[in-house]
RNA sequence: CAGGGGGUAGGAUAGCGGCAAUCCGCCAGCCUUGGGAGCUGGAGAACGUGGGUUCGAACCCCACCCCCUUGA
Numbered sequence: 001c002a003g004g005g006g007g008u009a010g011g012a013u014a015g016c017g018g019c020a021a022u023c024c025g026c027c028a029g030c031c032u033u034g035g036g037a038g039c040u041g042g043a044g045a046a047c048g049u050g051g052g053u054u055c056g057a058a059c060c061c062c063a064c065c066c067c068c069u070u071g072a
Base pairs, nucleotide, nucleotide: 001071002070003069004068005067006066007065010024011023012022013021018055026042027041028040029039030038048064049063050062051061052060
């Protein structure tokens, strides 16, 4: 320099243009002598940044930033 893949909650991953989901973790309650485990409920994400398309964008298009990878 060029090609490919990726960036979504504290962590790890989903997510056909129409309410952002799951697991772990966190909080509360139950249970327990207490803790852990278990059960029930709950909170938490302007989806890397900026534009564009669209009635509507995490999703499509453009530019940029960062990470991984291949080639030179």
Source information
The RNA shown here (transfer RNA) has 72 nucleotides and comes from a Pseudomonadota bacterium. Rfam family: tRNA. It is annotated as a transfer RNA.